C1' cells in the first nucleotide's frame, strides 16, 4: 500500500511543552480555539477487536480448529468535543408548496425520518 471480513448514535480527562489555526477529504453548513485549540510527551481512564479464561451446540473414533454465549482487563492495538459533527449520491414513507392534468394520476422544489451506496476510521486476516 492493495484485498477480505467485522464494527462505527454508547463510553472515557488531568498535567507539562508548544503557539495558530483545527474538526480525514472538494464544497457548503455548523462548531472548537490566544480563558491556548490542533499537535507532542507523561499520567489517568473508556471500551472489549485480537489474544486469555469458562461454558455450549455442531463435527469427530476422540480431539483440535472454526462458530455461539459469558467473564476478567495483567498482554497487543484502538479510543477519550459534537452520530464518522452534519449535508452532498441513490431509494422509500410522510408533510408543505407549486405545476401539468381532470384520472382515485403524475412531475418539480423544500422539510422530517429510515435504508443503501461512496468515502473514511479502527481491528483481525492475507498478499
Nucleotide at each position: 500500500c492493495a484485498c477480505u471480513c467485522a464494527u462505527c448514535g454508547a463510553g472515557a480527562c488531568c498535567g507539562g511543552c508548544u503557539g495558530a489555526g483545527g474538526g480525514a477529504u472538494a464544497a457548503g453548513g455548523c462548531c472548537c480555539u490566544u480563558a491556548g485549540a490542533c499537535g507532542c510527551c507523561g499520567g489517568g481512564g473508556c471500551a472489549a477487536c485480537c489474544g486469555c479464561c469458562a461454558g455450549g451446540a455442531c463435527c469427530u473414533a476422540a480431539c483440535c480448529a472454526g462458530c455461539c454465549u459469558g467473564g476478567a482487563a495483567a498482554g497487543g492495538u484502538g479510543c477519550c468535543a459534537a452520530c464518522u459533527c452534519c449535508u452532498g449520491c441513490g431509494a422509500u414513507u410522510c408533510c408543505u408548496g407549486c405545476c401539468u392534468g381532470c384520472u382515485u394520476a403524475g412531475g418539480c422544489a423544500g422539510g422530517c425520518a429510515u435504508c443503501g451506496a461512496c468515502a473514511g476510521a479502527u481491528g483481525a486476516g492475507c498478499g